[in-house]
Molecule: transfer RNA
Organism: Candidatus Methanomethylophilaceae archaeon
RNA sequence: GGACCCGUAUUAUAGCUUGGAUAGUAUCGGGGCCUCCGGAGCCCUAGACCCGGGUUCGAAUCCCGGCGGGUCCG
Repeated sequence: GGACCCGUAUUAUAGCUUGGAUAGUAUCGGGGCCUCCGGAGCCCUAGACCCGGGUUCGAAUCCCGGCGGGUCCG
C1' cells in the first nucleotide's frame, strides 16, 4: 500500500441480510420487598447505536468519507 471483517449502556450480546412502533436481554450501578443481619430470590429505575455527510416520509440498519481494532496478502 491492497482485500476482508468488526465498532450498540460498566461489561457481554441480539437486532443489520428484509429500513418503521419506547433499541431488547443479561451483568454492573441506584431504590424497594423479603431476612435478626447479609446473600439468594422478586419488583422498580438510570444508562448505548464510533464520528461526519448523503438517500428516504422515516436510518443502528442502505450509500460515501473519516477514526479505531482485527485477520490476510504484498